[in-house]
RNA sequence: CCCUCGAAAAGGCAAACCGGUCGGAAGGCCGGGGCGCAAAGCCAAGGGCCGGCGGCGCAAGCCGUCGGAAGCCUGGCUGCCGAA
Numbered sequence: 001c002c003c004u005c006g007a008a009a010a011g012g013c014a015a016a017c018c019g020g021u022c023g024g025a026a027g028g029c030c031g032g033g034g035c036g037c038a039a040a041g042c043c044a045a046g047g048g049c050c051g052g053c054g055g056c057g058c059a060a061g062c063c064g065u066c067g068g069a070a071g072c073c074u075g076g077c078u079g080c081c082g083a084a
Base pairs, nucleotide, nucleotide: 005082006081012037013036017032018031019030020029021028022027035071041077042076043075045074046073047072049068050067051066052065053064054063055062056061
């Protein structure tokens, strides 16, 4: 120094819920809040999930399409600190 790894310290992020705001919805953003997080930083690529529309179906649901979510799993890119 690198990989694995995650003790310590500093710093960081921020679930539910509440207020405001945008959206038809899922949901986004801002403020409060703090359950948790070593990638809870970034990317919707694969699977799964959520919403709209259309098709098929008695129905359950399935298929297509558009949108959403990275704090569901996998994968890709980047990154702070340094005990065992």
The RNA shown here (c-di-GMP-I riboswitch aptamer) has 84 nucleotides and comes from a Planctomycetaceae bacterium. Model confidence (mean pLDDT): 89 of 100. It was read from a public genome assembly, where an Rfam model found it. NCBI's taxonomy places the organism under Bacteria, Planctomycetota, Planctomycetia, Planctomycetales, Planctomycetaceae.